[in-house]
RNA sequence: AGAGUUUGAUCCUAGCUCAGGAUGAACGCUGGCGGCGUGGAUAAGGCAUGCAAGUCGAGCGGUUCAUAUUUUGAACUUUUUUGAGAUUAUAUCAAUUGAAAGAGAUAAGUAUGAAUAGCGGCGAACGAGAUAGUAAUACCCUGGCACGUACCCCGAAGUGAAGCAUAGCUGGCCGAAAGGUCAGAUAAUUCUUCAUAGUCUCUAAAGACGCAAGUCUGAAGAGUAAAGACGCAAGUCGCUUUGGGAUCGGCCUAGGUCCGAUCAGCUAGUUGGUAGGGUAAUGGCCUACCAAGGCAAUGACCGGUAGGGGGGGUGAGAGCCCGAUCCCCAUCGACGAGACUGAGACACGGCUCGUACACCUACGGGUGGCAGCAGUCGAGAAUAUUCCACAAUGGGCGAAAGCCUGAUGGAGCGACGCCGCGUGCGGGAAGAAGGCCUUCGGGUUGUAAACCGCUUUUAACUGGGAAGAAGUUCGCAAGAAUUGACGGUACCAGUUGAAUAAGGGGGUCCUAAUUCUGUGCCAGCAGGAGCGGUAAUACAGAACCCCCGAGCGUUAUCCGGAUUUAUUGGGCGUAAAGCGCGAGUAGGAGGUUUAUUAAGUCUAAUGUUAAAUCCCAGAGCCUAACUCUGGAACCGCAUUGGAUACUAUUAGACUAGAGGACGCUAUAGGCAGAUGGAACAGCCGGUGUAGGGGUGAAAUCCGUUGAUAUCGGCUGGAACACCAAAGGCGAAGGCAGUCUGCUGGGGCGUUCCUGACUCUGAAUCGCGAAAGCGUGGGGAGCAAAAAGGAUUAGAUACCCUUGUAGUCCACGCCCUAAACUAUGUCCGCUAGCCGUGGGGAGUGUCGACCCUCUCCGUGGCGAAGCUAACGCGUUAAGCGGACCGCCUGGGAAGUACGAACGCAAGUUUAAAACUCAAAGGAAUAGACGGGGACUCGCACAAGCGGUGGAGCAUGAGGUUUAAUUCGACGGUACGCGAGGAACCUUACCAGGGCUUGAAAUCCAGAUGAAGACUGUUCGAAAGGAUAGUCGUCUCUCAAGGACGUCUGGACAGGUGCUGCAUGGUUGUCGUCAGCUCGUGAUUUGAAUUGUUCCCUUAAGUGGGGAAACGAGCGCAACCCCUGCCCUUUGUUAUAAGUGUCAAAGGGGACUGCCGGCUUUGCCGGAGGAAGGCGGGGAUGACGUCAAAUCCGCAUGGCCCUCUGAUGCCCUGGGCCACACUCAUGCUACAAUGGCCGGUACAAUGGGUUGCCAAAGCGCAAGCUGGAGCUAAUCCCACCAAAGCCGGCCUCAGUUCGGAUUGAGGGCUGAAACUCGCCCUCAUGAAGCUGGAAUCGCUAGUAAUCGCAGAUCAUAACGCUGCGGUGAAUACGUUAUCGGGUCCUGUACUCACCGCCCGUCACGCCAAGGGAGCCGGGAAUAGGUAAAGCCUCGCGUAAGCGGGAUUAGUCUAAAUUCGGUAACAUGGGCGAAGUCGUAACAAGGCACGCGUAGCGGAAGCUGUGCGUG
Repeated sequence: AGAGUUUGAUCCUAGCUCAGGAUGAACGCUGGCGGCGUGGAUAAGGCAUGCAAGUCGAGCGGUUCAUAUUUUGAACUUUUUUGAGAUUAUAUCAAUUGAAAGAGAUAAGUAUGAAUAGCGGCGAACGAGAUAGUAAUACCCUGGCACGUACCCCGAAGUGAAGCAUAGCUGGCCGAAAGGUCAGAUAAUUCUUCAUAGUCUCUAAAGACGCAAGUCUGAAGAGUAAAGACGCAAGUCGCUUUGGGAUCGGCCUAGGUCCGAUCAGCUAGUUGGUAGGGUAAUGGCCUACCAAGGCAAUGACCGGUAGGGGGGGUGAGAGCCCGAUCCCCAUCGACGAGACUGAGACACGGCUCGUACACCUACGGGUGGCAGCAGUCGAGAAUAUUCCACAAUGGGCGAAAGCCUGAUGGAGCGACGCCGCGUGCGGGAAGAAGGCCUUCGGGUUGUAAACCGCUUUUAACUGGGAAGAAGUUCGCAAGAAUUGACGGUACCAGUUGAAUAAGGGGGUCCUAAUUCUGUGCCAGCAGGAGCGGUAAUACAGAACCCCCGAGCGUUAUCCGGAUUUAUUGGGCGUAAAGCGCGAGUAGGAGGUUUAUUAAGUCUAAUGUUAAAUCCCAGAGCCUAACUCUGGAACCGCAUUGGAUACUAUUAGACUAGAGGACGCUAUAGGCAGAUGGAACAGCCGGUGUAGGGGUGAAAUCCGUUGAUAUCGGCUGGAACACCAAAGGCGAAGGCAGUCUGCUGGGGCGUUCCUGACUCUGAAUCGCGAAAGCGUGGGGAGCAAAAAGGAUUAGAUACCCUUGUAGUCCACGCCCUAAACUAUGUCCGCUAGCCGUGGGGAGUGUCGACCCUCUCCGUGGCGAAGCUAACGCGUUAAGCGGACCGCCUGGGAAGUACGAACGCAAGUUUAAAACUCAAAGGAAUAGACGGGGACUCGCACAAGCGGUGGAGCAUGAGGUUUAAUUCGACGGUACGCGAGGAACCUUACCAGGGCUUGAAAUCCAGAUGAAGACUGUUCGAAAGGAUAGUCGUCUCUCAAGGACGUCUGGACAGGUGCUGCAUGGUUGUCGUCAGCUCGUGAUUUGAAUUGUUCCCUUAAGUGGGGAAACGAGCGCAACCCCUGCCCUUUGUUAUAAGUGUCAAAGGGGACUGCCGGCUUUGCCGGAGGAAGGCGGGGAUGACGUCAAAUCCGCAUGGCCCUCUGAUGCCCUGGGCCACACUCAUGCUACAAUGGCCGGUACAAUGGGUUGCCAAAGCGCAAGCUGGAGCUAAUCCCACCAAAGCCGGCCUCAGUUCGGAUUGAGGGCUGAAACUCGCCCUCAUGAAGCUGGAAUCGCUAGUAAUCGCAGAUCAUAACGCUGCGGUGAAUACGUUAUCGGGUCCUGUACUCACCGCCCGUCACGCCAAGGGAGCCGGGAAUAGGUAAAGCCUCGCGUAAGCGGGAUUAGUCUAAAUUCGGUAACAUGGGCGAAGUCGUAACAAGGCACGCGUAGCGGAAGCUGUGCGUG
């Protein structure tokens, strides 16, 4: 930075699409690591659970616990005492009594420490979240004031005395719970009272300043405070009043701040004033009264959408889009309303009420609000853990320790983004194997791998191991101790080993990167163009390649490209686009000069423009991302000072713009009235008779009741011939006989007056062809509709005959046109030439004409310049200025809805869904035209003879068939391939056989020379089986080779398909005169020129001129035959000479000569065998028809073949069929003839598996025969026939004609049944010259007559050649067919067999209308009305009752938006539907615009207008 896409190609216009960047993304495939960021965009939907705001015991009364201590002291243990009883006895035991010691429950007190519900204080208004509402009470930026501010800082002063309560607590009661209630007692930094109080508050004398409003100083009076706590103490922290500060707020204000005018008028507290209330404070903020204002095109009001900013994305910039994360502000906390407390709230984790939802319940009643952090459900394409920690930063409380902190710091999850790293590095060619491709040689994957060496980032393991820490506590100090969630993390060292780590998309072009296979308009791809119908670089797979890389693609969205909304930076003649025209309001713009001010403008300074972001420099993490420091910047606003050129303001002056005055002048300018002649029609009368009229031709129609024609008279309406013009006038529409009246504008001349009075012009107003509408007239002609006649397949048309609205007038509407110069108005500037209308001046004249100059208008051609081109060009589409209008792809659509206007018709304004990748302008080359000009051709015409009718032959179609093989189908298939089908041919059919094959090459094995001959048997044959005879290659044996057979394997074979894969060949236009190139020139370019023009020619043949000059393929010539002459030669011919003959080589004709003309050439003439190309042939330019041929041949691809054929062999059949149709021929229909007899004259050719003589036989076909001939020698072949001579026939289905059929023969050939040819006899059909139509031929031609040859065993009426006889006609180019050249039109380019329009039918889609139904929003009126604030009354109080207001709710009538819908409508789209043919060419009636009527449909017709 551009590219693709409209066309056959080009330039332009214009839209669509792509390449870039970006994202809070999502989806698909894939996924190694780390750092830093980031993550509910949808349902401001609902939420289980946990946590997110507490703290202070140094404010208070208590309570609990622990420790210490002082008391208390039950049971219990030990010691001891008493003592009676028991016992044989002692020991001892039981009951009982006293004392001492130990232990210690319990209870109370004191001290210390800890914890704490409650009262009290501070906080909870911060922090955290969300973006619903809000278009301005928000936000940003600027300026301001009538205000408040807890905690904090500085200053001043103070802290005296007393009192009443209340929670906690205790007791009782109610309740399921939540909770509540009553009684009793009590504390404070709770509350109350008194005292004191300056600057505090209120009232305010007086004074000063001031025009006033008001400001300042301010005597005097009145009023209002306080709390304590800790400490041994010093003291500290509190408390009260007050001044100031800081911080944070409140309010006001200029400017900025989205879309819609299909929202144009809105507003009653509305705008202002006075007074009062209210507030921290101003204010209609509220109330009463007064006035009637206020806002709006610079967009009020209404509707839609939306938090705003710093900033983010993109862009060269200007801009455009966005407002996640971070920061600032605002708003909100389920929804709606309200106040309380407080310094601060109308309060996210406070209160009250209402509504909805959810939960608990004992049914009585209660509870709740994740838009805090996690998490859950839902909806969704989609967005994370019910984690750790207060270690750091910050916040609340506290004297502090500390406590709290889902703020925050961290971790987890997600490739969601940015950044960094890795998945190895070096060597390694037998270029391995495998894959893929292949021209089969090879190439490629590819140094890639293997293999060798090295390294270890990362991953794994082992060991070590942070910074982040500042503080805090203890201590007089020194100093000591202690604090890490992240984390055993980052980082460091070591060990091992290439070890743990690559994908995604793409490869036709845009756009980097190509081949094979499969598929066969199928399956599929696709961002656009477009790929796919048998050779797909575009589908699918594979190989290879390209791009990026832990990512790659897709989707969505934004900017860019897009100068495609154009300020920078577009346009409007024909592409989209100038209002139909004017007058003119607002607005915009504005002449010369002087002064003034300094608003715009310029300049300097100051303030602000938060930080972050962006940019620059540097620094810190290994680097980067990221972060930090500094700078710059923040393009804006404000204030102050300065400048004054320009714009502007104010004041003055001027005359060049503009206007006026005076004089002259042209005019179809307008309105009204009067009037004229021609034509036309009707009526009356005369003359007059059979037609008239109309058309391409007719008919309808008029006419013997007298038309048409003609003469006279009368009546009527409309339009004004000639003049007349490229002419005139008007703003446009438009305006025409003549005269008169009224009236508008213009031009020229004079240079007198005014003094910028000007230009444009949104709204607005007026005018505005034709058609149409209303009312009333009028109505001759013309003439929508209508009727009839024609035409036609039809003809709702074109043509004809009639004919009503209408056309005309008056008045009133309508308001549109191709209302066009498709060109807005005004001003200035920039070469001319030639006309024409009007005015003036000069010269000149008696006067005029002419001529010259000049102004205004109207035309033509043109310079520069402009333009895509065409074209425009002083009347600009040039160069500039001012203002307005309009455009932004095509269709849907100038349509729907809404609104305004209209009597209606309708007009004006004016979309969207959906759909297409184009639609379009100008020019170019072709092709085409029922366009033009010129020209040629047996093209027509003039002639001659045919075809089409008959019979037969041949070919084709059709039908039939087992098969009737295949191809060729307008011309350019059809007696064509085929120049010759009984078998063969033969490709077709039936049947029978073969499978390396009938023929080819190679290999391996076996075997044999090869081969020749003769049999037998089966069979239709092919073929099979089998017997015998002969034969024995080269070579010295062996071995090998050649050859044959068999087996196996490679392969063969195919008239199978594709002529639309091809080569080659051919047809046709057309033997038409064309088709091109190089250089130069022109054009932006496609292209053009040359090659056009004039003359000429058969010819692009030649000449002249010309931006062309040359050249090539074609034409012509060169070649062959022929006509005249000459020369040479002489096989043959001939008896010979010879040259009528043959062969070969020359000559000759060139407009050379003469005359005329227009001198290239044409016409005439002479000479000449031949004269203007002498006649004929060969020769076929570039190309066209996807023309023909794969069945002549060759050939790509596909198909059939070990599965027995689509290959090969054989027999028989078929190609020969036959109701019919067509094509090409033959023979005829007869007397220009037929038959019989006689008689004359050719040329080209052919011949050895051949032509065949003489002679003989046969009526003949033919047979016998064998001479001659490898051919100028012999034969076909005496070669001819028509012709000529003579005779018969005498107009008839015949002595014409010969089909058909019967019989008998001949020839070829293994074989004539299907299916040959010939001969003889007999038979004797149709046919008496052919409808519409159509063919050939211009001279040795047509016509007519025979002869020969190829093919060929036989088999021409065909074909190819040959000669004989031998005409007629051509005025001429209007029209038919075909060709050529030039011009022209075109919407065609597959090129008129083109393109294309509309209805109808079918399917799909979106939209508008729509009886209705449903839902949402905002508002109005009325009713009712919770809590609360305010207020009134009662009450000592608690409280009770009322009023006003309001959320909400109900009712009513409208309004707006959306959803849905029976039904009917138009539109769009859709490979092969129906009907017509409207348009493009003169499109067959030129087309189009407006309007009106009509019609299946395109459309037709009337009327006016345009030329596109």